[in-house]
Context: one part of a larger RNA
RNA sequence: GGAUGAACGAUAGCGGCAGGCUUAACACAUGCAAGUCGAGGGGCAGCGGGUUGUAGCAAUACAAUGCCGGCGACCGGCGAAAGGGUGCGUAACGCGUGAGCAACUUGCCCGUAUCCGGGACAUAAGCGGUGGAAACGCCGUCUAAUUUCCCAUAACAACGAGGGCCGCAUGACCCAUGUUUGAAAGAUCCGUCGGAUACGGAUGGGCUCGCGAGACAUUAGCUAGUCGGCGUGGUAACGGCACACCGAGGCGACGAUGUCUAGGGGUUCUGAGAGGAAGGUCCCCCACACUGGAACUGAGACACGGUCCAGUCUCCUACGGGAGGCAGCAGUGAGGAAUAUUGGUCAAUGGGCGCAAGCCUGAACCAGCCAUGCCGCGUGAAGGAAUGAGGCCCUAUGGGUCGUAAACUUCUUUUGUGGUGGAGCAAUAAGGCGUACGUGUACGCCGAUGAGAGUACCCAGCGAAUAAGCAUCGCCUAACUCCGUGCCAGCAGCCGCGGUAAUACGGAGGAUGCAAGCGUAAUCC
Repeated sequence: GGAUGAACGAUAGCGGCAGGCUUAACACAUGCAAGUCGAGGGGCAGCGGGUUGUAGCAAUACAAUGCCGGCGACCGGCGAAAGGGUGCGUAACGCGUGAGCAACUUGCCCGUAUCCGGGACAUAAGCGGUGGAAACGCCGUCUAAUUUCCCAUAACAACGAGGGCCGCAUGACCCAUGUUUGAAAGAUCCGUCGGAUACGGAUGGGCUCGCGAGACAUUAGCUAGUCGGCGUGGUAACGGCACACCGAGGCGACGAUGUCUAGGGGUUCUGAGAGGAAGGUCCCCCACACUGGAACUGAGACACGGUCCAGUCUCCUACGGGAGGCAGCAGUGAGGAAUAUUGGUCAAUGGGCGCAAGCCUGAACCAGCCAUGCCGCGUGAAGGAAUGAGGCCCUAUGGGUCGUAAACUUCUUUUGUGGUGGAGCAAUAAGGCGUACGUGUACGCCGAUGAGAGUACCCAGCGAAUAAGCAUCGCCUAACUCCGUGCCAGCAGCCGCGGUAAUACGGAGGAUGCAAGCGUAAUCC
């Protein structure tokens, strides 16, 4: 000198863009953050409508009825494994980079081919009963499905034997053949939406390997499923992954093992570079979800807002027993030098479900707070003195200085204030019209919808009006005098100032630097 997720001190006009618990992965009140589909199903608690009945002249009231719109709870499907948070752990194939899988998987999506035949018994809701303070059950009985199961058939697969072909190799691929196992689901507004199998694609994932990136040798030896083989099991798959048996190996000064520290990278800061330091915001990967362990479901989890077990803590209790997990968004307490609103909207972008309309979305987009940073603008501009007011200050008493500064004259209106107007962000959906053909798709035109927001912006009006501080002035280092103090009070980054003439302390006048910032201390280069 530069830099910072910054803090503190006195100070503070505005806008744009960014950023905002670095500490206790400490504990959490409250609300919200994951639902959706009635075009899968039985149904009808509630709401709206219809129909029927009763009363009434009528309005209306009451009752019945799933008949219609729709729909709480329930069964079923898809989603909930994404998105969002944090950095505890991890020195590791966790990450980065480059390869490999002849050892694998992949729901939804795309393409190709083929198929969708027959049957069965359960169960929730419901109804009846019953236990419990509650949480939540238990028993009996009835019923449906795109729930579940069985049969048939097919591809595929496994096994057996035959042939062909390829590879560095364990082996892979193709053809025909026999045996065994082995699929499916309907709904419909008739337009469609779905279901099953196989092969291929795309995307996502799993596994293996080369190389690379911490400290300490005041850590030198470490290892028993340890290292290898054979076999079996397990897995989507390879493998001591697990187990039985056999052998005695494997790693290590090219740093094993141990201890400490740490999420990694893209990047960021600094530096001429080499290098050094950092990893907050944004993006990719990993790990975690009160602590520890475990599996279930599923295409995918060993699952943040799922389950089970153990533990700590908090809460409820009728003392028998139960409930909970903000490292989601806000918010509270605590810790701390220190870090924001219990806001608005799904308008856009994206996600889930749905044929769609739509519903959900603290993702996201916006708004609020904070000079935390960067950038920009303003606090006025021009003129104005030999009679240089007046105060402070200095003085050699002549004067000097603040100082063109002010006043005054002329001008401007960024900003401000009140007012008129007022966006872009919106592309389209349903639907309509048209064009094209491959006849249900694509394209074009029209066509609802704006949280932010009456915001940005524009226009005319008013009026210099609403707006300057902070630090320093011995030297380094730009900027000097007076008074007070008298080794006192104090200053100080280093050298050092202060003991009666202090440019170094305190005040004043003046000056210098930067400026809505300025200075201090902290950290890095």

This is a predicted structure of a 525-nucleotide part of an RNA (small-subunit ribosomal RNA, 5' domain) from a Bacteroidales bacterium.
Model confidence (mean pLDDT): 82 of 100.